[in-house]
RNA sequence: GAGUCGGCCGGGCGGCCGCGGCGGGCAAGCUCGUCGAGGAAGGUCCGGGCUCCACAGGGCAAGGUGGUGGGCAACACCCACCCGGGGUGACCCGCGGGACAGUGCCACAGAGAACAGACCGCCGCGUCGCCGGCUCCGGCAGGUGACGCGGCAAGGGUGAAACGGUGGUGUAAGAGACCACCAGCGUUCCGGGUGACCGGAGCGGCUAGGCAAACCCCACCCGGAGCAAGGUCAAGAAGGGAGCACGGGGCGACCCGUGCUCCUGCGCGAGUGUUCGAGGGCGGCCCGCCCGAGCUCGCGGGUAGACCGCACGAGGCUGUCGGCAACGGCAGCCCUAGAUGGAUGGUCGCCGACCGUGCCGCCGCGAGGCGCACGGAGACAGAACCCGGCCUACAGGCCGACUCAU
RNA sequence: GCCCCGGUAUCCCAACGGCAGAGGAAGCGGUCUCAAACACCGUCCAGUGUGGGUUCGAGUCCCACCCGGGGCACCA
Repeated sequence: GAGUCGGCCGGGCGGCCGCGGCGGGCAAGCUCGUCGAGGAAGGUCCGGGCUCCACAGGGCAAGGUGGUGGGCAACACCCACCCGGGGUGACCCGCGGGACAGUGCCACAGAGAACAGACCGCCGCGUCGCCGGCUCCGGCAGGUGACGCGGCAAGGGUGAAACGGUGGUGUAAGAGACCACCAGCGUUCCGGGUGACCGGAGCGGCUAGGCAAACCCCACCCGGAGCAAGGUCAAGAAGGGAGCACGGGGCGACCCGUGCUCCUGCGCGAGUGUUCGAGGGCGGCCCGCCCGAGCUCGCGGGUAGACCGCACGAGGCUGUCGGCAACGGCAGCCCUAGAUGGAUGGUCGCCGACCGUGCCGCCGCGAGGCGCACGGAGACAGAACCCGGCCUACAGGCCGACUCAU
Repeated sequence: GCCCCGGUAUCCCAACGGCAGAGGAAGCGGUCUCAAACACCGUCCAGUGUGGGUUCGAGUCCCACCCGGGGCACCA
């Protein structure tokens, strides 16, 4: 100088104003104290916890996963290794089981595309024509062109893909037809490894195309719905609305609490069914088990109730031990948002980091570093039952390890 | 919050994995007409939401992202 990989931060303090939860004053307004987003809270792509439905039953179908071993509550996640590919290297990438179980597809081009095939070409024979040589004049050897009948698959050409490669033997020409070596396949044995697999020796037939993110086969996994789950509040009950009275807060419009009265807190119609069982669990089907008096359709109206679930959990931090690691064991410490039109914000000052400009500033041989002043930028995005992952977005900055070149 | 669909030309909509894509409407030009409408003829318009992968080959199969749309709760 050029790169590779991993981890982390993504402002701090204070004043003023504003918002939500909890606790106190006082039941409330009000006020005081305290707490108040993220590494992705996001996409909703996987896996769980939790809740309800039988403690989640059997079979088929459907779906998912896919090298091996381990980790984990579980996973499609993570770690280590194997194999294949890329890179000089650090390192990176791989939906990475099976194409001798079967079915299917391989367009166009090309002669031929899966029990391959013959256009050009190479070779042999026959007929005819031409050339020309020899001759004992009867003919015979040779070259060449066209046609016909055969042989061949080396070369050309097509294609994403053409049924091993190189050299030799052989032949009319050729060819695993045969031989040697190499690549690859199958199989046997030996050695190493938990295993994927690796190394070695022998034998076989000479060669086997690709696609399973096509159907399919094999192995393993999998019940459904989801906090709008689910539960409590129960008779004129909780909650809500309107009116009146009283009390409180606010400069004020107005707001809050308590008491009393009224309203709401579903209604109508049709069909079907109650032991000969509708319907539901069961939202793929069958069996089986259970619950069982309602269910379905249509029309109309109202509300977006309160409380629980709901924040102590596979929780976080530190140390130590085991393990290559993911992770696990033990000990100590800590408690940290909970809204429901949905709070977590705005502004000012100081500090720290970054960028730019300037200084006849200081240090240094130098690249540069330090100091001061002014200006600038500050992202992606925002909990909603809770966790573990994956993926995606992200201004700017920090740290560590390693590689290559000089 | 949860669940489920879709994206091809200006619009509507086809396409078994196979020649880079078929139609209709609209637009444009022409014929007809005095002029227009109707009718007829011709023509233009896409690389299939974006990126990557599988495959010889992708609108189609697989993955991720982007955009758009739909459904639900309660009457205690």

Two RNAs folded together computationally: RNase P RNA and transfer RNA, 482 nucleotides in total. Rfam match: Bacterial RNase P class A. The coordinates come from a structure-prediction model, not an experiment, and the mean pLDDT is 78.